[in-house]
């Protein structure tokens, strides 16, 4: 140089066209003499830019990054 895959919460992973969930984890209250444990609330996300489409995480296009493959 040239193929594929992937990018979603602090983290790890679901959602394959109808306004994102699940575990952790933080943050608050209860409970405890006190910490842990537990129960409840709550916070907090679709890598960036066009396109289609009444509606995009989702499907088309270029960027940017990670991995792998082959010269």
């Nucleotide at each position: 140089g040239g193929g594929g895959a992937c990018a979603u919460a602090g983290u790890a992973u679901a959602a394959a066209g109808g306004u994102a969930g699940u575990a952790u984890g933080c943050u608050g209250u209860g409970u405890u003499u006190g910490c842990a444990u537990c129960a409840c609330a709550g916070u907090g996300g679709u890598a960036u830019g066009a396109g289609u489409u009444c509606a995009a995480u989702u499907c088309u296009c270029a960027u940017u990054g990670u991995c792998u493959c082959c010269a």